A computed fold for a 545-nucleotide part of an RNA from an uncultured bacterium, annotated as small-subunit ribosomal RNA, 5' domain.
[in-house]
Context: one part of a larger RNA
RNA sequence: GAAUGAACGUUAGCGGCGUGGAUUAGGCAUGCAAGUCGAGCGAGAAGUCAUUUUUUGAUCCUUUCGGGGUGAAGAAAAUGACGGACAGCGGCAAACGGCGUAGUAAGACGUAGGUUACGUACCCUUGAGGUUCGGGACAGCUUCGGGAAACUGGAGGUAAUACCGAAUGACCUCCCCGGUCUUGAUGACCAGGGAGGAAAGGCGCAAAUUCCGCCCUUGGAGCGGCUUACGUGGUAUUAGCUUGUUGGUGAGGUAAUGGCUCACCAAGGCAACGAUGCCUAGGGGGUGUGAGAGCAUGGCCCCCACGACUGGGACUGAGACACUGCCCAGACACCUACGGGUGGCUGCAGUCGAGAAUAUUCCGCAAUGGGCGCAAGCCUGACGGAGCGACGCCGCGUGUGGGACGAAGGCCCUUGGGUUGUAAACCACUGUCAGAGGGGAUGAAAUCUUUGGAAUUCGGUUCCUUAGUUGACAAAGCCUCAAAGGAAGCCCGGGCUAAGUACGUGCCAGCAGCCGCGGUAACACGUACUGGGCGAACGUUAUUC
Numbered sequence: 001g002a003a004u005g006a007a008c009g010u011u012a013g014c015g016g017c018g019u020g021g022a023u024u025a026g027g028c029a030u031g032c033a034a035g036u037c038g039a040g041c042g043a044g045a046a047g048u049c050a051u052u053u054u055u056u057g058a059u060c061c062u063u064u065c066g067g068g069g070u071g072a073a074g075a076a077a078a079u080g081a082c083g084g085a086c087a088g089c090g091g092c093a094a095a096c097g098g099c100g101u102a103g104u105a106a107g108a109c110g111u112a113g114g115u116u117a118c119g120u121a122c123c124c125u126u127g128a129g130g131u132u133c134g135g136g137a138c139a140g141c142u143u144c145g146g147g148a149a150a151c152u153g154g155a156g157g158u159a160a161u162a163c164c165g166a167a168u169g170a171c172c173u174c175c176c177c178g179g180u181c182u183u184g185a186u187g188a189c190c191a192g193g194g195a196g197g198a199a200a201g202g203c204g205c206a207a208a209u210u211c212c213g214c215c216c217u218u219g220g221a222g223c224g225g226c227u228u229a230c231g232u233g234g235u236a237u238u239a240g241c242u243u244g245u246u247g248g249u250g251a252g253g254u255a256a257u258g259g260c261u262c263a264c265c266a267a268g269g270c271a272a273c274g275a276u277g278c279c280u281a282g283g284g285g286g287u288g289u290g291a292g293a294g295c296a297u298g299g300c301c302c303c304c305a306c307g308a309c310u311g312g313g314a315c316u317g318a319g320a321c322a323c324u325g326c327c328c329a330g331a332c333a334c335c336u337a338c339g340g341g342u343g344g345c346u347g348c349a350g351u352c353g354a355g356a357a358u359a360u361u362c363c364g365c366a367a368u369g370g371g372c373g374c375a376a377g378c379c380u381g382a383c384g385g386a387g388c389g390a391c392g393c394c395g396c397g398u399g400u401g402g403g404a405c406g407a408a409g410g411c412c413c414u415u416g417g418g419u420u421g422u423a424a425a426c427c428a429c430u431g432u433c434a435g436a437g438g439g440g441a442u443g444a445a446a447u448c449u450u451u452g453g454a455a456u457u458c459g460g461u462u463c464c465u466u467a468g469u470u471g472a473c474a475a476a477g478c479c480u481c482a483a484a485g486g487a488a489g490c491c492c493g494g495g496c497u498a499a500g501u502a503c504g505u506g507c508c509a510g511c512a513g514c515c516g517c518g519g520u521a522a523c524a525c526g527u528a529c530u531g532g533g534c535g536a537a538c539g540u541u542a543u544u545c
Base pairs, nucleotide, nucleotide: 001545002544003543004542006541007540008539009538010537013396014395015394016393017392018391019389020388026352027351028350030349031348032347035092036091037090040089041088047082048081049080050079051078052077053076054075055074060069061068062067099307100306101305109231110230111229112228113227114226115225118224119223120222123220124219127216129215130214131213132166133165134164135163141156142155143154144153145152146151172196173195174194175193176192178190179189180188181187201212202211233279234278235277240270241269242268245267246266247265248264249263250262251261252260282304283303284302285301286297287296288295289294309330310329311328312327313326332343333342334341335340360386362385363384364383368382369380370379371378372377399429400428401427402426409420410419411418412417433486435481436480437479438478442474443473448468449467452464453463454462455461489534490533491532492531493530494515495514496513500529501528502527503526504525510517511516
């Protein structure tokens, strides 16, 4: 000098873009952060409408004034239709997104490969592909219980795109045999034979395997699993380490290779090119600095890995050994009728604690993206925004021009004057920002409805087109009003290092980055005046180059 996720002191006008729990991976009140589909399924509350019955009895008719008839509104019940809440079965999602860096020195990461040793839901795609026949349950529900609660038991009975059986089935899988090609090798292709295994419906007045689905299969895309080489901290005041250890055969297991696991056999394997141990640490793209080489670093953003109160485990599933799933153990906290239960902010806010120190219990799904759904749409603390903090960078302003042989005041003085200083006053202007009012470009494209047209397998299809519909938040340029009005400080002045005088103090009080100042004339302390530097900041501290 440059830099920082900074902190502290003094000061502080505005805006844009960023950024903000680095310490206790310490504990957490409260709310929200993952749902969706009624076009898979049964049932169906409130409510609305209609019909019937009962009750009530307005009005009207009649009367011999006792009454008789008519039967509106209202109420109740039953039936039917619409309606669709809550809950349930089922499907998909919940393995993404979001947060953190504890652990990890190699199951990590980076670069370049391999997989003839592998997987893949959703998406696209191949096939003159398939979508046939049946069955029995379980929730919800009804009923009877247990329990303080959380919750839970028995019986009855019900639907499905839930579950199960059968059929058919190839170019799919496996086995046998033969042939061709090829390799280091278990490989590829062709022909024959045998065996195995599938499915679900929905909408619609009706009509479809043409719309949405379902099943088998081919290829792809994207995403993963495994594996090889090299690279990636400190310490030798850590020198030996290892028994599933190293290899083989066989078996099990896996999507798949493999001591991954097991039985048997052999006795190997690693190590001064640093094994093993201990300490430290997430890695990279990058970032800071530097002419570069290098050194230091890994906050925000992106990629990868790992973690989810601590430890362990599996289930479901295409995918997890699963942050807001399950089970067990532990610590902690809460409820309890003492028998037993409940919980997990390293999601967004927020709170306590510790700390020098780090923000709102905000608005919205309008945009982008994601999940579900044919769609409308619903959900989304992702995200888009607003709020707070000079924490950083950048931009703008705090006026402009004129104005004295130079006011007053301050300071110095050789008492002549000098300086502050065109600075002020005063005169003339301007209107950035902030303030008040108006206006509303743009962030909006789609979807859906609608007009017309085209294609067409005539379908609930596809495409083009006219009009309409959607803004949480921000708000430009522009117009009007008023007004110099609301907006300057901080550090320093001995040398390094730009900038000095006076007074006070008297080795005291104090200063100080280094050298060093201060003991009666201090350019170094304190104050004043003045000057220098930077400027909405300026200094100090800490750290890196």
Its Rfam family is "Bacterial small subunit ribosomal RNA".
Its mean pLDDT, the model's own confidence on a scale to 100, is 83.
RNAcentral holds the full RNA, with entries from ENA, Greengenes and SILVA.